[in-house]
RNA sequence: AGGGGCGUCGUAUAAUGGUAGUACAACGGUCUCCAAAACCGUUAGCGCGGGUUCGAUUCCCUCCGCCCCUG
Numbered sequence: 001a002g003g004g005g006c007g008u009c010g011u012a013u014a015a016u017g018g019u020a021g022u023a024c025a026a027c028g029g030u031c032u033c034c035a036a037a038a039c040c041g042u043u044a045g046c047g048c049g050g051g052u053u054c055g056a057u058u059c060c061c062u063c064c065g066c067c068c069c070u071g
Base pairs, nucleotide, nucleotide: 001070002069003068004067005066006065007064010024011023012022013021018054026042027041028040029039030038047063049061050060051059
């Protein structure tokens, strides 16, 4: 330099055009003499910017970051 893949709550991952879920973690509560465990609840997310579309996490383009391949 060229090519390919991947970016989603704090972490690990689903959803592939039609209101973004799950688990763990955090916080609050029940229980307990106190804790732990268990149960219930709450908070929190689609890398940035454009485009297409009635509607975009999803499709297209640029950029940013990570990984791989070729030279």
The prediction has a mean pLDDT of 81. A computed fold for a 71-nucleotide RNA from a Candidatus Uhrbacteria bacterium, annotated as transfer RNA. The sequence was found in a public genome assembly. Rfam family: tRNA. Rfam classes the family as a transfer RNA. Lineage of the source: Bacteria > Bacteria candidate phyla > Candidatus Uhriibacteriota.